Model confidence (mean pLDDT): 86 of 100. Predicted 3D model of a 76-nucleotide RNA (c-di-GMP-I riboswitch aptamer) from a Bacillota bacterium. The sequence was found by an Rfam model in a public genome assembly. Lineage of the source: Bacteria > Bacillati > Bacillota.
[in-house]
């Protein structure tokens, strides 16, 4: 120095819920709020769940699972 790993430190983020706006809807944006998260950062690559039309398409979920890319710190 790199990889694995995850003690400490410095930080980061933000579930449910509430208000408001957008969307037919799943759901998303903003503010509050903190359940949690060592990738809960990024992007649908694959699966899965959900929604709208209808039998084949479109859409939503990255905090559903797997995989990929990137990244702070450095004890055992």
């Nucleotide at each position: 120095u790199g990889u694995c790993c995850g003690a400490a430190a410095a930080g980061g983020u933000a579930a449910a819920c509430c208000a408001u706006c957008c969307g037919u809807g799943a759901g998303g944006g903003u503010g509050g709020g903190g359940c949690g998260c060592a990738a809960a950062g990024c992007g649908u690559c694959a699966g899965g769940a959900c929604u709208u039309g209808u039998u084949c398409a479109a859409g939503u979920c990255g905090g559903c699972u797997g995989a990929g890319c990137u990244a702070c710190c450095g004890a055992a």